[in-house]
RNA sequence: UGAGUUGGCCAGGCGGUCGCGUUGCGGGAAACCGCACCGAGGAACGUCCGGGCUCCACAGGGCAGGGUGAUGGCUAACAGCCACCCGGGGUGACCCGCGGGACAGUGCCACAGAGAACAGACCGCCGGUGCCUCAGGGCGCAGGUAAGGGUGAAACGGUGAGGUAAGAGCUCACCGCGCGACCGGUGACGGGAGCGGCACGGUAAACCCCACUCGGAGCAAGGCCAGACAGGAAGCGCUUGAGGGCUGCCCGCCCGAUGCUUCCGGGUAGGUCGCUUGAGCCCUGGAGCAAUCCAGGGCCUAGAUGGAUGGCCGCCCCUCAGGCUUCGGUCUGAGAGACAGAACCCGGCGUAUCGGCCAGCUCAUCCG
Numbered sequence: 001u002g003a004g005u006u007g008g009c010c011a012g013g014c015g016g017u018c019g020c021g022u023u024g025c026g027g028g029a030a031a032c033c034g035c036a037c038c039g040a041g042g043a044a045c046g047u048c049c050g051g052g053c054u055c056c057a058c059a060g061g062g063c064a065g066g067g068u069g070a071u072g073g074c075u076a077a078c079a080g081c082c083a084c085c086c087g088g089g090g091u092g093a094c095c096c097g098c099g100g101g102a103c104a105g106u107g108c109c110a111c112a113g114a115g116a117a118c119a120g121a122c123c124g125c126c127g128g129u130g131c132c133u134c135a136g137g138g139c140g141c142a143g144g145u146a147a148g149g150g151u152g153a154a155a156c157g158g159u160g161a162g163g164u165a166a167g168a169g170c171u172c173a174c175c176g177c178g179c180g181a182c183c184g185g186u187g188a189c190g191g192g193a194g195c196g197g198c199a200c201g202g203u204a205a206a207c208c209c210c211a212c213u214c215g216g217a218g219c220a221a222g223g224c225c226a227g228a229c230a231g232g233a234a235g236c237g238c239u240u241g242a243g244g245g246c247u248g249c250c251c252g253c254c255c256g257a258u259g260c261u262u263c264c265g266g267g268u269a270g271g272u273c274g275c276u277u278g279a280g281c282c283c284u285g286g287a288g289c290a291a292u293c294c295a296g297g298g299c300c301u302a303g304a305u306g307g308a309u310g311g312c313c314g315c316c317c318c319u320c321a322g323g324c325u326u327c328g329g330u331c332u333g334a335g336a337g338a339c340a341g342a343a344c345c346c347g348g349c350g351u352a353u354c355g356g357c358c359a360g361c362u363c364a365u366c367c368g
Stems, first nucleotide, its partner, number of pairs: 001364010012316007020039002023036005041339001045350002048348005053218004065214005071083004085099001086097004100209002105207002107203003122149002124145003128141005157175006176198001177196003182191003222273004231264006243255004280299008317337001318335007
């Protein structure tokens, strides 16, 4: 310098102007007005996992059903994260893995092929035997043979030698495979003296088995306050008057039957709490390879409810084109700034995303 890989960060800035929402203060009878503070995200998203919280259910145990699945750790928990193991990919940094069990049992293995699991004689090879023969052999019969050909994703170890009628782990050497004393590691696992002629194909995102684990619904959860109209029910009353007005009380006067009270309608509509101080954020120190944890200090940072957080203008930032240039820049014009957006909260995962910055590491090349 080029190519690559991993991790982290930013998510346009400033000003003006017009608006929006919560809260506080002031004004107003109220509607509302004025001022001030604050006002989206790395994914607020999808709602795929896990938890907090709330209500319902629940003695204990089991069945059924779901989820997870190497090992050790972290965590409130997880299908997440960290470290490590094994397998695969890459020259490498590094990346990827739905990674328990196929000697508990059952099932399945398309097409092709003779045969697809305690296998298989289609071609071929081999000796025997019958017939034929142009004497090379050919056809047939009962056998042997898994070395060769052929099919397939997969054909029951590979190469070589011995052996044989031809062959065959039948025997031997090496490789592979299995078992494995012992050693290392918390463990998955790794190494491995020695032993065994080789038995044990694949599939569990097929049933199934094993281990661990799981009650249900969700802030429209749930708590509190609490109507109006229609309609209905009960009680009282209809001139011997319930009830109401004037009223501190009594008397009195007035109104009074299509009446008055209570309940249902309905704990409904509506309002309000839940609501944002929380497994919180920032800094420093410590333990740990790390995830993470501990200690100290500091901070308060949206809370709407038809749902606010926006629009316009100017300058700067970025890119492209053109002009000028003393090569430092400068002027003009055009263009781009994404994905998206709170709604009870939190931890993850997944997905989307204009452009840019920083750091570690790897490979190639060049220079010293």
A computed fold for a 368-nucleotide RNA from Demequina sp. NBRC 110052, annotated as Bacterial RNase P class A.
Its mean pLDDT, the model's own confidence on a scale to 100, is 78.
It was read from a public genome assembly, where an Rfam model found it.
Its Rfam family is "Bacterial RNase P class A". Gene Ontology terms of the family: dimeric ribonuclease P complex, tRNA processing and ribonuclease P activity.